[in-house]
């Protein structure tokens, strides 16, 4: 300088025309609380505003009960208002790079190590259940093999033939009971021994902690799924801004049914409250498709300084920054900027001039933290390979 | 705007870890019968929405997209 991988910021600027919509100020009409028009000022989509997948805020229903169900989360420690989310660390696994080694060596296999990317994550000695086909057998047993000592038959030895013994070896499978050498025995087998791996217990050293290192003792070596139920641990009461309160208009306090019903999507009490003077519940008919509030000053933005590895956390100082209601934030010119192709030129890894295309995905509807997915193009950092100068 | 539910041939639909190389029915398609159309046999083609993952193994079970439905004033 190139190329890969990762992370983070930005995602057009400025002006003139005419529009749309909150807000204030003035005029000027009217049926002068208030509403229209019109001038001026003056704010006006995002990084995802999406998806509705989490977690809160906020309102109602006992200001929120209790018991079983159910549902979600699950390595530690840490941030947070909270989280299935983020910072850190710590196992285990892929990949990618580098190193050794084997081959029928362009390449493939197997083995190691991690500066780097990346998934995953409580328990399989409570119990239940599943493991298709194939094998004899999927956790429990004998098809081939191999033995047949000690037992029985063939009267005895040999030899064969049952009982029985054995997964050491074949085969099956994704997965079959640790590996290697010996003892050992009919034949074998952790049965026993030695190493070496695994596991589980105790200690001791680091660490807050998960867990890592090391000694020592237990032959403990009989598997996997818990994104099957299950155990355990922590959390959650329902419903959602069409939530809720006001206010107006309008129809028929109309008809049927008959004792509950509703907060309370499941179940039981429990608690209010509404009903049988006939319900708010089902089932028919009628009406309304309108205002205002919630509604945008917030876990708020922007700048410093501290604290901390990091999420983040506090001080001080500025600043107010959409509220629309069938949905307002747009068009059109023109200059500038950035990419991409052509041409020409210069002091030729670059610059500079013409000229043409092009400038994404997408749009608030109560807020807010997260997560996921969409997203031309541009800047900046980190690692890693290669190349050039010094 | 908020809530919920579905996605398996061209259309309806079974299948809810292995026997799935996914069954059926109607329909298209060839071909037999018929003079000839229909009915009727035969036979063929045709699909687990997409993309990760757990699993020895995924239409099936768990995460995210996608697309389509319905409900609430």
């Nucleotide at each position: 300088c190139a190329g890969g991988u990762u992370g983070g910021u930005c995602g057009g600027g400025c002006g003139a025309u005419c529009g749309c919509u909150g807000g204030g100020c003035g005029c000027u009409g009217c049926u002068c609380c208030g509403c229209a028009g019109c001038g001026c000022c003056u704010g006006g989509a995002g990084g995802a505003a999406a998806g509705u997948c989490c977690g809160c805020a906020c309102u109602c229903c006992a200001c929120a009960g209790a018991g079983c169900g159910c549902g979600a989360u699950g390595c530690c420690g840490g941030g947070u208002a909270a989280c299935a989310c983020c910072c850190g660390g710590g196992g285990c696994g892929g990949g990618g790079a580098c190193c050794g080694g084997u081959c029928u060596a362009c390449g493939a296999c197997c083995g190691g190590u991690u500066a780097c990317c990346u998934g995953c994550c409580g328990g399989a000695u409570c119990g239940g259940g599943c493991c298709a086909c194939a094998g004899a057998a999927a956790c429990a047993g004998a098809c081939c093999g191999c033995c047949g000592a000690a037992g029985g038959a063939c009267g005895c030895c040999c030899g064969u033939c049952c009982a029985g013994g054995u997964c050491a070896g074949g085969g099956u499978g994704a997965a079959a009971a640790g590996g290697u050498g010996g003892u050992g025995u009919a034949a074998g087998a952790g049965a026993c021994c030695a190493c070496c791996g695994g596991c589980g217990c105790g200690c001791c050293u680091g660490g807050c902690a998960a867990c890592a290192g090391g000694c020592g003792c237990g032959g403990c070596c009989a598997g996997g799924c818990a994104a099957c139920c299950c155990c355990u641990a922590u959390c959650g009461g329902g419903a959602g801004c069409a939530a809720g309160g006001c206010c107006a208009a309008g129809c028929a306090g109309g008809g049927g049914c008959g004792a509950g019903g509703u907060g309370c999507u499941g179940c039981u009490c429990g608690c209010a409250c509404c009903g049988u003077c006939g319900a708010g519940c089902c089932c028919c008919g009628g009406g309304u498709a309108g205002g205002c509030u919630g509604c945008u000053a917030g876990a708020g933005c922007c700048g410093g300084a501290c604290g901390g590895a990091g999420a983040c956390g506090c001080c001080c100082g500025g600043c107010c920054c959409a509220g629309a209601u069938a949905g307002a934030u747009g068009a059109u010119c023109g200059c500038c900027g950035g990419g991409c192709g052509g041409a020409g030129g210069g002091c030729u890894u670059c610059c500079c001039u013409c000229c043409g295309c092009u400038u994404a995905c997408a749009g608030a509807a109560u807020g807010c933290g997260g997560c996921u997915u969409a997203u031309a193009g541009a800047c900046c950092g980190g690692c890693c390979u290669g190349g050039g100068c010094a | 705007g908020c809530c919920c539910c579905c996605a398996u041939c061209g259309u309806c639909u079974a299948g809810g870890g292995g026997c799935c190389u996914a069954g059926g029915a109607c329909g298209c398609a060839g071909c037999c019968c018929u003079u000839u159309c229909a009915a009727g046999g035969c036979u063929a083609a045709a699909a687990c929405c997409g993309g990760g993952g757990u699993u020895c193994g995924a239409a099936u079970c768990c995460c995210c997209g996608u697309g389509g439905g319905g409900g609430c004033a």

Two RNAs folded together computationally: RNase P RNA and transfer RNA, 463 nucleotides in total. Its mean pLDDT, the model's own confidence on a scale to 100, is 76. Rfam match: Bacterial RNase P class A. About the family: Ribonuclease P (RNase P) is a ubiquitous endoribonuclease, found in archaea, bacteria and eukarya as well as chloroplasts and mitochondria.